[in-house]
Order: sequence, then structure tokens, then C1' cells
RNA sequence: CGGGCUGUGGCUCAGCUUGGUAGAGCGCCACGUUCGGGACGUGGAGGCCGUGGGUUCGAAUCCCACCAGCCCGACCA
Repeated sequence: CGGGCUGUGGCUCAGCUUGGUAGAGCGCCACGUUCGGGACGUGGAGGCCGUGGGUUCGAAUCCCACCAGCCCGACCA
């Protein structure tokens, strides 16, 4: 320098193909059961979907640029 993949609650990920109310598990908080812990049950908080722009009535999803990480290749040695 070129190509590819990935980026979504604290963590691990789904959702993207085919645009139409942002989700799951774990974790966290409160309450109940327990002497307490754990476990179980009920309820709850928490993300403007990497950044910016475009298309659209409507974008996590489509298009463009950029950023970060990973992989491959090239170059140099």
C1' cells in the first nucleotide's frame, strides 16, 4: 500500500440477506422464599447499533467516506 472480516446494554452474541416498535443469555439493582449465603421466583434499570454524510415517509439494516481491531497478500529488510 491492496483485499477481506468484525464493530449492537457491563460481558458474550442474535437481529442486517428481504428497511417498518432494538432483543437474548450472563451480570447488576429491588423484593419474596432462607438465620445468612447460594439457588429459585417476580419486577426493574441499563444501548440515539464505531464516527460523519447520503438515499428514503421511515435506516442497526441500503450507499459513500473515515476510525479502530483482526486476518491474508504485496513492498522493504

Predicted 3D model of a 77-nucleotide RNA (transfer RNA) from a Verrucomicrobiota bacterium.
The organism belongs to Verrucomicrobiota, within Bacteria.
The coordinates come from a structure-prediction model, not an experiment, and the mean pLDDT is 82.
Its Rfam family is "tRNA". It is annotated as a transfer RNA. Gene Ontology term of the family: triplet codon-amino acid adaptor activity.